[in-house]
Parts: sequence; C1' cells; structure tokens
RNA sequence: CGGGCGAAAAGGCAAAUCUGGCGCAAGCCAGUGACGCAAAGCCACGGGUCCCUAAAACCUCCGCGACGCCUUUCGCGACGCCACGAAGGACCCAGGAUCGCCGGGCUGCCGAC
Repeated sequence: CGGGCGAAAAGGCAAAUCUGGCGCAAGCCAGUGACGCAAAGCCACGGGUCCCUAAAACCUCCGCGACGCCUUUCGCGACGCCACGAAGGACCCAGGAUCGCCGGGCUGCCGAC
C1' cells in the first nucleotide's frame, strides 16, 4: 500500500408515524421522529414487487315472480321476466416507481483479531 474481516473509536444515514408540498397513482421532497443499517453512499444494468395504462377479446349480472330442498332465517337448485350499461372484475406490451427486495457496477471512513 492492497485485500479479507468487523472488535474499538470518531462519526454517518434515517424506518414507521405526524405536518406541509408535488404526483392520477405507486411514490418523491422538506420538517418531525428513530425501526434499523458497515455501504441503509450513488447508478434502474438484470431479476422481483408496486402504480398507471382500461380498450378489444375474456369473466360476472343488480332486480322481480312463483316452485322445490332445509325447522325458520340465511342459503341452495332449476324456470320465466327484466337488465348489456361503458355497470363491475381480471389481464399483455409500453411508460413510471422502488437501490432500506435481491444480484451487479462505481466510490468510500477507521484499523483490533
């Protein structure tokens, strides 16, 4: 000097919550506050997760009548009527977010075993 490692020391960062602001949202910024972190420093390169995309195709049908089953209610079954509305739900690509989800890349304080 470099690497491994993480005792000590000096410090560092800052989860959730709450407040204000930005955003359709995920989320971000500032303050508050510390759950924790040896890279919880930086980078969206790979994966994961989240948001949005919303449409086509796909799925569901509110409700009413009388019948049957069940001790009653609830519920279940089949039939008929009504309702097809942009009503509800789920989904790809693209885009966005997340580095305190994982991997990877770059950089970095200290120095015991």
This is a predicted structure of a 113-nucleotide RNA (c-di-GMP-I riboswitch aptamer) from an uncultured Woeseiaceae bacterium. It matches the Rfam family "c-di-GMP-I riboswitch aptamer". Its family is annotated with cyclic-di-GMP binding in the Gene Ontology. The sequence was found by an Rfam model in a public genome assembly. The prediction has a mean pLDDT of 77.